RNA sequence: AGUCUGUUUCAGGGCGAGGUGCAAUUCCUCACCGGCAGUGAUGGGCGGCGGUAGCCGCCACAAGUCUGCGAGCCUUCACAGGCAGGAUUGGGUGCGAUUCCCAAACCGACGGUACAGUCCGGAUGAAAGAAACAAGCA
Numbered sequence: 001a002g003u004c005u006g007u008u009u010c011a012g013g014g015c016g017a018g019g020u021g022c023a024a025u026u027c028c029u030c031a032c033c034g035g036c037a038g039u040g041a042u043g044g045g046c047g048g049c050g051g052u053a054g055c056c057g058c059c060a061c062a063a064g065u066c067u068g069c070g071a072g073c074c075u076u077c078a079c080a081g082g083c084a085g086g087a088u089u090g091g092g093u094g095c096g097a098u099u100c101c102c103a104a105a106c107c108g109a110c111g112g113u114a115c116a117g118u119c120c121g122g123a124u125g126a127a128a129g130a131a132a133c134a135a136g137c138a
Stems, first nucleotide, its partner, number of pairs: 002137002005134006016030004031118002033108002035069004043061001044059006064106002072083004088104005110121003
């Protein structure tokens, strides 16, 4: 390091300015934000090989719009099953990119309230998962 069981801890960001109005962080103009895992030719670090060009190995980071998952609701003792809910193109480089670079777009559960991704509430909750520790197995 692997596998398996248990325990503990952790596990989401964002309305600033102006306008209309009796009233809007909800509408309009501009602003702001991006959960978890996977993939990710390149780039970064370390090591090895090589005369050079470069090649190989390991490590960390790396997608809101790709693949899968989570949060909500219903059924169930539970396992689990079902339902709802969302979005990307163009150009560049290159053998290869919906992931890099440039540009322009787009999206955001439920309940409340002047119509909410950003306020309040369910939620001091739950959870994709991450880490640490302990016991067992080979």

The RNA shown here (FMN riboswitch aptamer (RFN element)) has 138 nucleotides. Model confidence (mean pLDDT): 78 of 100. Its Rfam family is "FMN riboswitch aptamer (RFN element)". About the family: The RFN element is a highly conserved domain that is found frequently in the 5'-untranslated regions of prokaryotic mRNAs that encode for flavin mononucleotide (FMN) biosynthesis and transport proteins. Its family is annotated with FMN binding in the Gene Ontology.